This is a predicted structure of a 73-nucleotide RNA (transfer RNA) from a Synergistaceae bacterium. The organism belongs to Synergistaceae, within Bacteria. It was read from a public genome assembly. Rfam family: tRNA. It is annotated as a transfer RNA. From the family's description: Transfer RNA (tRNA) molecules are approximately 80 nucleotides in length.
RNA sequence: UCCACAAUAGCUCAAUCGGCAGAGCGGGUGACUGUUAAUCACUAGGUUCCAGGUUCGAGUCCUGGUUGUGGAG
Numbered sequence: 001u002c003c004a005c006a007a008u009a010g011c012u013c014a015a016u017c018g019g020c021a022g023a024g025c026g027g028g029u030g031a032c033u034g035u036u037a038a039u040c041a042c043u044a045g046g047u048u049c050c051a052g053g054u055u056c057g058a059g060u061c062c063u064g065g066u067u068g069u070g071g072a073g
Stems, first nucleotide, its partner, number of pairs: 001072007010025004019056001027043005049065005
């Protein structure tokens, strides 16, 4: 320098063909009880890496960039 893949909640990851952004863990509140833990219920938490473009509509498609991983030279 070139190629491929990845970037989404605090963490680990989903999201099908472009159509309401989700789960588990973690956090908060409550129930349960001698107390804690466990269990159960409820609940908060998102500029989907950045900047543009296409579209009625973009996490998803297109262009450029950043960071990380792997590969080629």